Source information
A computed fold for a 74-nucleotide RNA from a Planctomycetota bacterium, annotated as transfer RNA. Model confidence (mean pLDDT): 82 of 100. The organism belongs to Planctomycetota, within Bacteria.

[in-house]
RNA sequence: GGCCCUGUAGCUCAGCUGGAUAGAGCAUCGCUUUCCUAAAGCGGAGGUCACAGGUUCGAAUCCUGUCAGGGUCG
Numbered sequence: 001g002g003c004c005c006u007g008u009a010g011c012u013c014a015g016c017u018g019g020a021u022a023g024a025g026c027a028u029c030g031c032u033u034u035c036c037u038a039a040a041g042c043g044g045a046g047g048u049c050a051c052a053g054g055u056u057c058g059a060a061u062c063c064u065g066u067c068a069g070g071g072u073c074g
Stems, first nucleotide, its partner, number of pairs: 001073007010026004019057001028044005050066005
């Protein structure tokens, strides 16, 4: 340098034949329960979906470029 894969919450990931408020588990915070802790139950907060541009009525999803990580070929 060519090709392929990945990038979504603090962490691990789902969602990717475009569609209506973007989700789960763990972690964190509050409440209930307990003499206290743990466990359990309920609830909350937390996201410019790596970045930029394009297509479209509408993009996490499609197209192009860039960046980062990994793999492979030379």
Record summary
It matches the Rfam family "tRNA". By type it is a transfer RNA. It was read from a public genome assembly.